[in-house]
RNA sequence: GCUAACCUAGCUCAAAGGGUAGAGCAGCGCAUUCGUAAUGCGCAGGUUGUGGGUUCGAGUCCCACGGUUAGCU
Numbered sequence: 001g002c003u004a005a006c007c008u009a010g011c012u013c014a015a016a017g018g019g020u021a022g023a024g025c026a027g028c029g030c031a032u033u034c035g036u037a038a039u040g041c042g043c044a045g046g047u048u049g050u051g052g053g054u055u056c057g058a059g060u061c062c063c064a065c066g067g068u069u070a071g072c073u
Stems, first nucleotide, its partner, number of pairs: 001072007010025004019056001027043005049065005
């Protein structure tokens, strides 16, 4: 330099062919316990990498850029 895949919550990942963004762990609160851990219930946490485009409507489709990984040279 070329090609491909990927980028969503603090972390690991979902979200069929466009139609209300979710789970597990972590965090916080409560219950339980002599206390801790474990367990149960609940709460909070996201401008979906950035900027545009298409559309009534975009995490999803298109383009550019940035980043990560792999392959080739």

Predicted 3D model of a 73-nucleotide RNA (transfer RNA) from a Candidatus Omnitrophota bacterium.
It was read from a public genome assembly.
NCBI's taxonomy places the organism under Bacteria, Pseudomonadati, Candidatus Omnitrophota.
Its mean pLDDT, the model's own confidence on a scale to 100, is 80.
Its Rfam family is "tRNA". It is annotated as a transfer RNA.